RNA sequence: GUUACGAAAGGGCAAACCCAUUGUGAGGUGGGGGCGCAAAGUUAUGGGUCUGUACGCCUCUGGCCCAGAUCGCCAGACUGCCGAA
Numbered sequence: 001g002u003u004a005c006g007a008a009a010g011g012g013c014a015a016a017c018c019c020a021u022u023g024u025g026a027g028g029u030g031g032g033g034g035c036g037c038a039a040a041g042u043u044a045u046g047g048g049u050c051u052g053u054a055c056g057c058c059u060c061u062g063g064c065c066c067a068g069a070u071c072g073c074c075a076g077a078c079u080g081c082c083g084a085a
Base pairs, nucleotide, nucleotide: 005083006082012037013036017032018031019030020029021028022027035072041078042077043076045075046074047073048070049069050068051067052066056064057063058062
């Protein structure tokens, strides 16, 4: 130095919930808050979940298609701090 790994220190992020705001909605953003996180950094590429759904289709309490949300659901891709065992 690289890969794997996760003790310590410094720092980082921020679930539920509350307030404001925004969106038809799932949700987003800002403030408070702190359950947790070594990628809880970035990315909707695959799967999952959720929302909306005019027209169309089907085996019609629903599903497909279509348009979205979620990366703190799981994978993939890219990037990255520290350094005990």
Molecule: c-di-GMP-I riboswitch aptamer
Organism: Anaerolineales bacterium